[in-house]
Molecule: c-di-GMP-I riboswitch aptamer
Organism: Bacillota bacterium
RNA sequence: CCGCGACAAUGGCAAACCCGGCGAAAGCCGGGGACGCAAAGUGACGGGCCUAACCCCCACUGGGGCAUGGCGGCCGCGCUGCCGAA
Repeated sequence: CCGCGACAAUGGCAAACCCGGCGAAAGCCGGGGACGCAAAGUGACGGGCCUAACCCCCACUGGGGCAUGGCGGCCGCGCUGCCGAA
């Protein structure tokens, strides 16, 4: 240095849920809170999943379609990172 990931060490992140806020929604932000995570750091590049405002269509107080919206803690991949047993 690379690979790898321990009954090691320093720490780190933070699910569900609650409160406040943003958003049409999915979801996001802040605070609390920990289910878990060796990348649960980061990037929508590929796949997949979620929502359907605007718009379009219809037999119309409604229904259907659709991502340019979203999910990185769904998978892959790119970039970066702490420690050092076997």